The prediction has a mean pLDDT of 82. Predicted 3D model of a 1522-nucleotide RNA (small-subunit ribosomal RNA) from Fluviicola sp. XM-24bin1. The source organism's lineage runs through Bacteria, Pseudomonadati, Flavobacteriales, Crocinitomicaceae and Fluviicola.
RNA sequence: ACAACGGAGAGUUUGAUCCUGGCUCAGGAUGAACGCUAGCGGCAGGCCUAACACAUGCAAGUCGAGGGGUAACAGAAAAAGCUUGCUUUUUGCUGACGACCGGCGCACGGGUGCGUAACGCGUAUGCAACCUACCUCUUACUGGAGGAUAGCCCGAAGAAAUUCGGAUUAACACUCCAUAGUAUUGCUUAUUCGCAUGUUUGAGCAAUUAAAGGUUACGGUAAGAGAUGGGCAUGCGUCCCAUUAGCUAGAUGGUAAGGUAACGGCUUACCAUGGCAACGAUGGGUAGGGGGCCUGAGAGGGUGAUCCCCCACACUGGUACUGAGACACGGACCAGACUCCUACGGGAGGCAGCAGUGAGGAAUAUUGGUCAAUGGAGGCAACUCUGAACCAGCCAUGCCGCGUGUAGGAAGAAUGUCCUAUGGAUUGUAAACUACUUUUAUUUGGGAAUAAACCUAGGUACGUGUACCUAGCUGAAUGUACCAAACGAAUAAGCACCGGCUAACUCCGUGCCAGCAGCCGCGGUAAUACGGAGGGUGCAAGCGUUAUCCGGAAUCAUUGGGUUUAAAGGGUCCGCAGGCGGAUUUAUAAGUCAGUGGUGAAAGCCUACAGCUUAACUGUAGAACUGCCAUUGAUACUGUAAGUCUUGAAUUCGGUCGAAGUGGGCGGAAUAUGUCAUGUAGCGGUGAAAUGCUUAGAUAUGACAUAGAACACCGAUAGCGAAGGCAGCUCACUAGGCCUGGAUUGACGCUCAGGGACGAAAGCGUGGGGAGCGAACAGGAUUAGAUACCCUGGUAGUCCACGCCGUAAACUAUCAAUACUCGUUUUCGGCGAUAUACAGUCGGAGACUAAGCGAAAGUGAUAAGUAUUGCACCUGGGGAGUACGAUCGCAAGGUUGAAACUCAAAGGAAUUGACGGGGGCCCGCACAAGCGGUGGAGCAUGUGGUUUAAUUCGAUGAUACGCGAGGAACCUUACCAGGGCUUAAAUGUAGAGGGAAUAUUUUGGAAACAGAAUAGCCUUCGGGCCGUCUACAAGGUGCUGCAUGGCUGUCGUCAGCUCGUGCCGUGAGGUGUUGGGUUAAGUCCCGCAACGAGCGCAACCCCUAUCUUUAGUUGCCAGCGAGUAAUGUCGGGGACUCUAAAGAAACUGCCUACGCAAGUAGAGAGGAAGGCGGGGACGACGUCAAGUCAUCACGGCCCUUACGUCCUGGGCCACACACGUGCUACAAUGGUGGAUACAGAGGGCAGCUACCCCGCGAGGGGAUGCAAAUCUCGAAAGUCCAUCUCAGUUCGGAUUGGAGUCUGCAACUCGACUCUAUGAAGCUGGAAUCGCUAGUAAUCGCGCAUCAGCCAUGGCGCGGUGAAUACGUUCCCGGGCCUUGUACACACCGCCCGUCAAGCCAUGGAAGCUGGGAGUGCCUGAAGUCGGUAACCGUAAGGAGCUGCCUAGGGUAAAACUAGUAACUGGGGCUAAGUCGUAACAAGGUAGCCGUACCGGAAGGUGCGGCUGGAACAUCUCCUUU
Repeated sequence: ACAACGGAGAGUUUGAUCCUGGCUCAGGAUGAACGCUAGCGGCAGGCCUAACACAUGCAAGUCGAGGGGUAACAGAAAAAGCUUGCUUUUUGCUGACGACCGGCGCACGGGUGCGUAACGCGUAUGCAACCUACCUCUUACUGGAGGAUAGCCCGAAGAAAUUCGGAUUAACACUCCAUAGUAUUGCUUAUUCGCAUGUUUGAGCAAUUAAAGGUUACGGUAAGAGAUGGGCAUGCGUCCCAUUAGCUAGAUGGUAAGGUAACGGCUUACCAUGGCAACGAUGGGUAGGGGGCCUGAGAGGGUGAUCCCCCACACUGGUACUGAGACACGGACCAGACUCCUACGGGAGGCAGCAGUGAGGAAUAUUGGUCAAUGGAGGCAACUCUGAACCAGCCAUGCCGCGUGUAGGAAGAAUGUCCUAUGGAUUGUAAACUACUUUUAUUUGGGAAUAAACCUAGGUACGUGUACCUAGCUGAAUGUACCAAACGAAUAAGCACCGGCUAACUCCGUGCCAGCAGCCGCGGUAAUACGGAGGGUGCAAGCGUUAUCCGGAAUCAUUGGGUUUAAAGGGUCCGCAGGCGGAUUUAUAAGUCAGUGGUGAAAGCCUACAGCUUAACUGUAGAACUGCCAUUGAUACUGUAAGUCUUGAAUUCGGUCGAAGUGGGCGGAAUAUGUCAUGUAGCGGUGAAAUGCUUAGAUAUGACAUAGAACACCGAUAGCGAAGGCAGCUCACUAGGCCUGGAUUGACGCUCAGGGACGAAAGCGUGGGGAGCGAACAGGAUUAGAUACCCUGGUAGUCCACGCCGUAAACUAUCAAUACUCGUUUUCGGCGAUAUACAGUCGGAGACUAAGCGAAAGUGAUAAGUAUUGCACCUGGGGAGUACGAUCGCAAGGUUGAAACUCAAAGGAAUUGACGGGGGCCCGCACAAGCGGUGGAGCAUGUGGUUUAAUUCGAUGAUACGCGAGGAACCUUACCAGGGCUUAAAUGUAGAGGGAAUAUUUUGGAAACAGAAUAGCCUUCGGGCCGUCUACAAGGUGCUGCAUGGCUGUCGUCAGCUCGUGCCGUGAGGUGUUGGGUUAAGUCCCGCAACGAGCGCAACCCCUAUCUUUAGUUGCCAGCGAGUAAUGUCGGGGACUCUAAAGAAACUGCCUACGCAAGUAGAGAGGAAGGCGGGGACGACGUCAAGUCAUCACGGCCCUUACGUCCUGGGCCACACACGUGCUACAAUGGUGGAUACAGAGGGCAGCUACCCCGCGAGGGGAUGCAAAUCUCGAAAGUCCAUCUCAGUUCGGAUUGGAGUCUGCAACUCGACUCUAUGAAGCUGGAAUCGCUAGUAAUCGCGCAUCAGCCAUGGCGCGGUGAAUACGUUCCCGGGCCUUGUACACACCGCCCGUCAAGCCAUGGAAGCUGGGAGUGCCUGAAGUCGGUAACCGUAAGGAGCUGCCUAGGGUAAAACUAGUAACUGGGGCUAAGUCGUAACAAGGUAGCCGUACCGGAAGGUGCGGCUGGAACAUCUCCUUU
């Protein structure tokens, strides 16, 4: 510079992610309706439904300057009467004028959208095939004659509407004659033009048809031209259904005639047999079309109110008449339905004109004013008519504008609301208060424009009439718009929303109730989601809701989508139509491009300007109208025509390849059967069995014979074929691919709807065949059942021939063809080339990979890359590949293929987990190997259950059950019964007031409690102490552990769980943490797109095992001394033991072997201890809504003369039973009696108690030491001796009687212990199950806490004695890591399928029943046009009558279509907790799925063939990297 003014997304599938895909929302619009609300004005709009029915009024008349006339009115004249200014009568004389004849108009204007899918509409053409009243221009003419008819008058019929008869009359009404040609027709001739039929112009001849008058303004007739309006024809465009595929008899054409304004099958006769249709005929459904309007960036989509153009219709159907024009909205006739009047004989009517009424409906207005303006009809005009029009009324129905005040004003008032509440926040400058303004409303006053004409009067110009000028007359709206004044903040704000989308948050109430919801979704006691409130947000005289349309939706994709796995490639090939098509030359100009002309109505949209105070609205001008037609030009591309070419395609010669096909012949192995032989008791089959076969001789073995089917090895992610598919050998026939180099044709090509052919398995028909296998079936097993899996049999079938079927996971889930685009490698067939080796090349078959593509997985020259052409297919899931219809089939069934209804998802790929009756590796008293138990007995204890007034509560798989409880006679105590109390326990503060407190005695009482009596304060004078009263703060072991804190259990002392940065991936995520080794260990090493780090592991801490140092009392005592009957008893000592503080020591450090290393192994060395020395404390991220509101704390809720609190008694201890945990036993490795030895760790003053005495004993009475290394409590098993001798015992000790002791207010319910007597079960324990790997198990005793005592056999500790076994990791259980599958994610206690039962909903079939529209055949047939016609009427024209054809309508018959309904019936969908099984998802426990067949309550099972969208293992092959 040119061009352009224009395009936003969000929520919802998942544990999370990406994608596909639907649903929903935000925007705009409306002739709207509904809810709440409402101040004013301007401009618009207003029956979308019943083209349903209509009361009443009005909507089309006018002309006396066409006519006869005179009913009404007025005037005049005359006459009569008299109340002398009135009444009556007469006269058409005048103004005028009802009815009538006549002219023009009534075909416009106004309404509606029934019908119509059509030349109806739109657009563009044509008429050489046409008409046009009124209007304009031009030319010519306007002579004569005649008979009627309405009205008026008379009469008649009738209820009326109306009709009939007689007499008489006029016309610009009607008829006849004359005249006429640029009219019409025919003939002859010349000429112009046209694609053709034809046609223009000229000349001549023949025939035919006119008129009306009127007081002169106007009319009439003929002809031509114009204008206007119409008619006809044609090209193109114009909705849905193919589950409508064939339609047509005037149908298509021709000739002739008729008809029309005009062409034409428009009609008739004859002739021919055509015409339309997949580029959608015919049929069905729906619908007035356009300009436009809404939306959209646009392309498009939707729509057709108001305004304009066209069409159609006027109660429904038919028909013509008149007329220039109609087959006529406010005309006629007929038929029908309906309504009204009626004297029952007969008549009248048509609001889809304006108002209005009823009805219908969610819903749509006044029975208004005026012709003042604009327009229309008639008229010379005045004028008349005009529900056209202009105005007004009603309605927030829409658009636009204005207002409801403005400024100041913080004590941030009060009220309200909320909170973390002595206080703060918010409502909020909001209010009050001060000052100001007056739009609007109200009142008063003034007050337009729309009006200029016609007409009247006057004038001017030409002249007897027209044009112009001046003045006058006329306003429904309307006293309106507008202007001014007064008054005073005075008269004026609501609606919706506040979980996300989406701007805006808190409290209370409610408690899966009530309710909300556009989608997702809220509500089950702390709801920003329900209802209310406060506050806030949005819009505002409106705001929301509902309905509909477009948008967002690229979600039908031309712009602008897809098809391996998400929906989607036809099973394959051939091929007509169609679409597309190699190189080159010439011509043409159809497509294409450009210029020009015409048209594209106005309004609308857009731009500019202008008028209403602004805007909406309106006006003027421009632009645009992307279109159609015509014409001129361009010729690259496409087309067409003609020619040429060889590279696409094909043919031929040569070579070669193969399970390619069809038919025939032949072969051996195996199997079965038969015969014979050998031979004897079993065979067969399975997880194990049984059915079955077998002494009538099976199985086994041998020989021979017969039969049918299939072809081991070769054999291979090898080969061939279009696909399905094809395998012994061989012959014949047929077809094909590939390769090399020549030759030939010369685009002959590609694709392919409809069509045709082929098409596994199963299945069907006919006839064969039948060895093996084997649906169905039978039997046997398995099982809860087993219509299955397993076994024994076995029919169809499998095989052959012929004929059907036509489907499969017919798959590479990948249509065909062509071209192009890095590499590596294997293999098959050719060529190179004489070749087992090979850089090449052509054609196939595979694998890996770059770029690219893809949602990813993946694909990657055999594309899913980059492009082109053609075909097929998809558009959320389910319903459903179902129903109906059609078609094919013998049938089974195939093909085509919906809807109602229902859901907010269904789905693909990948990720992290979890899980698997998947895999690999590893660990653990997990199994195994052992030892000892439990389960049996008695008792103890806990739990369940039962009982009870109460048996308080909690814990309840592992991870509850000798657990909370480390100690229930009262207390505890929370439970029950009864009796009491109501600020009531403790504490604090403030105040008042008192002197007690306390002790003793006593009454009632079960006690608590109530009452009485006596005694009775201290002081530093401040007060202290203790009751009483008042006020404020109570109390609850009541509920919620699913509101919580804290604490705890468990996985698990398992080795895991994460982060930062980087890198990879669109992303969730991954990597690190995986891999190879190693370890108890994510312990360590090596490798590695990772490098580091954190919480865990380990270590640091404690006890214990060894030593050293230090210290030496209450401990110790070797040596020295003293002493005793004896004792560390004493003096002393620190050596030892010990005590308790500090250190040392162990690290695979050393050696050998293996190993890169880490490390492992070694009865190694050394060492007290050796590979973590033993034990403890210590518990990652997290899981189980695990446990605990009854330890404690705490939110919320609940109770308040009680769910609080006090007391007495009872209960927690019950007892048919079941379970857990224990104790004691069943005995001789023992019991009993006697003798005798050795611990550790603890406890002790309301205590432990030496010692002495008493008691058989529990214990009692004295007495001493010790607040404790000092005193004290104190071992048992063991050892020695004796006895018992295998028994219900000298085992065992339960139970019970009696007598006691101790604690304690109190041992009845309900204590322990002692003595004596008693002496039960029990003789080693079923299925099953538990603990333990060394100072461990087993066994033995001791101590402590709690505690007055104790139901302790429990718990927690302590020491004494002191074993056995571990091959090993297949299996059970639990756990860790890696990997795999998944439809699971509340995560396998998951998910989920089908029948049956129940409720609801829509739908298919169906004997029938009831409608609807359309067509056909036959019968009948109004009005009416057309045709025919001697009798009647008429002078005539003509008419009446009669009659023929046609037809609306009616009747009838059969069939089809369509709709509603229906006994009964079929499946389908949906629905918190129904029944039966468990089919699928993991190898889902028989891998699943597809097609087909049979069977079964159901999912389903089985046979045959196919697929991988199957896991695991083994083997083989191939590839990549180093």